[in-house]
RNA sequence: GGAGCAGGCCACCUUAUCGCAUUCCAUGAAUUUGGAAUGAGGAAAGUCCGGGCACCGUAGUGCGGCAUAGCGGGUAACGCCCGUCAUUCGUCUUUGACGAAGCGGACAAGUGCAACAGAAAGCAAGUACAGUUAGGCUGUAGUGAAAUCAGGUAAACUCUAUGCGGUGAAACGUCAUGUAUACCAGUGUUAAAGGGCUGCACGUCCAAACUGGAGGGUAGGCGGUUAGAGCUUUUGGGCAACCAAAAGUCCAGAUAAAUGAUAAGGGCCCGCCUUAGGUGGGAACAGAAUCCGGCUUAUGGCCUGCUUUUAAA
Numbered sequence: 001g002g003a004g005c006a007g008g009c010c011a012c013c014u015u016a017u018c019g020c021a022u023u024c025c026a027u028g029a030a031u032u033u034g035g036a037a038u039g040a041g042g043a044a045a046g047u048c049c050g051g052g053c054a055c056c057g058u059a060g061u062g063c064g065g066c067a068u069a070g071c072g073g074g075u076a077a078c079g080c081c082c083g084u085c086a087u088u089c090g091u092c093u094u095u096g097a098c099g100a101a102g103c104g105g106a107c108a109a110g111u112g113c114a115a116c117a118g119a120a121a122g123c124a125a126g127u128a129c130a131g132u133u134a135g136g137c138u139g140u141a142g143u144g145a146a147a148u149c150a151g152g153u154a155a156a157c158u159c160u161a162u163g164c165g166g167u168g169a170a171a172c173g174u175c176a177u178g179u180a181u182a183c184c185a186g187u188g189u190u191a192a193a194g195g196g197c198u199g200c201a202c203g204u205c206c207a208a209a210c211u212g213g214a215g216g217g218u219a220g221g222c223g224g225u226u227a228g229a230g231c232u233u234u235u236g237g238g239c240a241a242c243c244a245a246a247a248g249u250c251c252a253g254a255u256a257a258a259u260g261a262u263a264a265g266g267g268c269c270c271g272c273c274u275u276a277g278g279u280g281g282g283a284a285c286a287g288a289a290u291c292c293g294g295c296u297u298a299u300g301g302c303c304u305g306c307u308u309u310u311a312a313a
Base pairs, nucleotide, nucleotide: 001309002308003307004306005305006304007303008302009301010300012266013265014264015263016262017261018260020039021038022037023036024035025034026033041285045296046295048294049293050292051291052290053168054167055166056165060202061201062200063199065164066163067162068161069160070084071083072082073081074080085104087101088100089099090098091097092096105159106158110157111156112153113152127141128140129139130138131137172223173222174221175220183213184212185211186210187209194206195205196204197203230249231248232247233246234245235244236243237242268282269281270280271279272278273277
């Protein structure tokens, strides 16, 4: 100097002009005019987990299904995070240290799987040689990762323990407008058709309507909707994840969808040169839509640690 792995930080700043959206103030018939403040990420992505919130009439029992799996801690909770033990891999100063990994209950409850080679890959037999109590009874050799009721494997099926109501903002609530309070057929009206309680069964609750056909009207407004398990800083506790206290702060809320464009200067990275400088170039992945905590995936630059490789001394 190159490559890889793990972790952390950043993801441009300022000014001016014009344009857009929300909120507030003033004006006004009127988004008419003027002013102020704010305005897309570390993943907003995947829709994979866990919740807040809303609804289901009392949401039951069993089966099924799904998930987790050493020990302790954190959290609203988790399949997440932290610590520690064990196991595996790599390195070294080698019975220890450092770094990395994720698949850590059970193989005597059962069923499976293991190419080739080998006589044979599982409950029975049996290749070659030797011993022999003459019976594959015992031993050795050979093949193989594994050869006499033996081991391996359970992000193999499974078993054990523990846990789990469902749906989802197009949830849900509310207001207005309009029409056909009509027609035909079937089932049914407390002896319950139909519907709810996850998928099934039982059970339970509601119920006079339900299903099909033909036809008519409408598809607008408001709330939910952004003040939160919020963010920043300091102090204290803790190995840490994180917790507590104090002070400060308000940072999109659209509904076919706004969050932009131009100019100048500066910052960051890279190359070259005449190196207090000059000059040229570059900046990835990618756009909120109910909100939050995670995980996974995509990606540019810098820093730290480890591993490996190359060159020089």
Bacterial RNase P class A from uncultured Croceitalea sp., 313 nucleotides, folded computationally.
The organism belongs to Croceitalea, within Bacteria.
The prediction has a mean pLDDT of 75.
Rfam family: Bacterial RNase P class A. Rfam classes the family as a ribozyme.
Of the family's consensus pairs, 97% are formed in the model.
It was read from a public genome assembly, where an Rfam model found it.